[in-house]
Molecule: transfer RNA
Organism: Methanococcus maripaludis
RNA sequence: GAGUUCGUGGUCUAGUUGGCUAUGAUACCGCCCUGACACGGCGGUGAUCGGGAGUUCGAAUCUCCCCGGACUCA
Numbered sequence: 001g002a003g004u005u006c007g008u009g010g011u012c013u014a015g016u017u018g019g020c021u022a023u024g025a026u027a028c029c030g031c032c033c034u035g036a037c038a039c040g041g042c043g044g045u046g047a048u049c050g051g052g053a054g055u056u057c058g059a060a061u062c063u064c065c066c067c068g069g070a071c072u073c074a
Base pairs, nucleotide, nucleotide: 001073002072003071004070005069006068007067010026011025012024019057028044029043030042031041032040050066051065052064053063054062
């Protein structure tokens, strides 16, 4: 330098060909349970989806550029 692939709450992750309020787990906070702790149960907070632009009535999803990671080739 060329190609493939990935980037979504603090962390890990679902979201298959565009469709309205982006999923679950874990962590954190509160309540219940217990003599108390742990386990367990219930509830809550938290991401506008790596950044920007475009297409569209509508974009995490499609297109382009840029940034970063992994792999392959030279």